[in-house]
RNA sequence: CCGGCGGGAGAGACGGCCGUAAGGGGCUGUCGCCGAAGGAGCAACCACCCCGGAAACUCUCAGGCAAACGGACCGCAGG
Numbered sequence: 001c002c003g004g005c006g007g008g009a010g011a012g013a014c015g016g017c018c019g020u021a022a023g024g025g026g027c028u029g030u031c032g033c034c035g036a037a038g039g040a041g042c043a044a045c046c047a048c049c050c051c052g053g054a055a056a057c058u059c060u061c062a063g064g065c066a067a068a069c070g071g072a073c074c075g076c077a078g079g
Stems, first nucleotide, its partner, number of pairs: 001079002004076004012031007032065003038061001039059003045053002
């Protein structure tokens, strides 16, 4: 680094339309919110001949705000 298994956080209200026997639900708008895919920024620090590397901080473009999925990161065994 790669795939496998296990664990794995945060943040929502209101309105419109659709759908249902009803409820759950689907799409969407407004405002709000979250940081742990990805991306961008600053920087301690590392390296320094040249080329460089660099956070869980900051931003919130992207993503997300029932569950599921996803998920940085951690653990186990393997290649």

A computed fold for a 79-nucleotide RNA from uncultured Sneathiella sp., annotated as Glycine riboswitch aptamer. RNAcentral holds the sequence, with entries from MGnify. Model confidence (mean pLDDT): 80 of 100.